[in-house]
Predicted 3D model of a 138-nucleotide RNA (FMN riboswitch aptamer (RFN element)) from Dethiosulfovibrio salsuginis.
RNA sequence: CGUCAUUCUCAGGGCGGGGCGAAAUUCCCCACCGGCGGUGAACCGACUGUGAUCGGUAAGCCCGCGAGCUUCAUCCACGAAGCUGAUCUGGUUAGAAUCCAGAGCCGACGGUUACAGUCCGGAAGAGAGAGGGUGAAC
Numbered sequence: 001c002g003u004c005a006u007u008c009u010c011a012g013g014g015c016g017g018g019g020c021g022a023a024a025u026u027c028c029c030c031a032c033c034g035g036c037g038g039u040g041a042a043c044c045g046a047c048u049g050u051g052a053u054c055g056g057u058a059a060g061c062c063c064g065c066g067a068g069c070u071u072c073a074u075c076c077a078c079g080a081a082g083c084u085g086a087u088c089u090g091g092u093u094a095g096a097a098u099c100c101a102g103a104g105c106c107g108a109c110g111g112u113u114a115c116a117g118u119c120c121g122g123a124a125g126a127g128a129g130a131g132g133g134u135g136a137a138c
Stems, first nucleotide, its partner, number of pairs: 002138001003136008016030004032117001033107002035065004042057005047051001060105002068083005087103005109121003
């Protein structure tokens, strides 16, 4: 350092301005936001080591997952099956769904004086996973 067991902690952002109206953070115009792992040609850093080195950052719409929904099962707990959003064009290049430029697009359920990615609620929940502690053998 790796593997296994166990345990603890952490783990989501966003309506600002204007319009119509009795009523809208829900409609309209302009704005705003982007979970986790992977990939990644860019950037930053480290050094006895200058490397096929190590570390960090880097995709909402590429792959996988989480959340959510449906059905089933269930004393409780743990579950099973299914469903589940969105990208093009140009450029550079040996190579780009990831870089650069431009233009687009997407966003659970329930609630609400009026239709919600942004308000309220389930939720002091769940959770992809991230980091630390402890133990054992190799």
Annotation: Rfam family: FMN riboswitch aptamer (RFN element). Rfam links the family to the GO term FMN binding. The RNAcentral record of the sequence draws on Ribocentre. The coordinates come from a structure-prediction model, not an experiment, and the mean pLDDT is 79.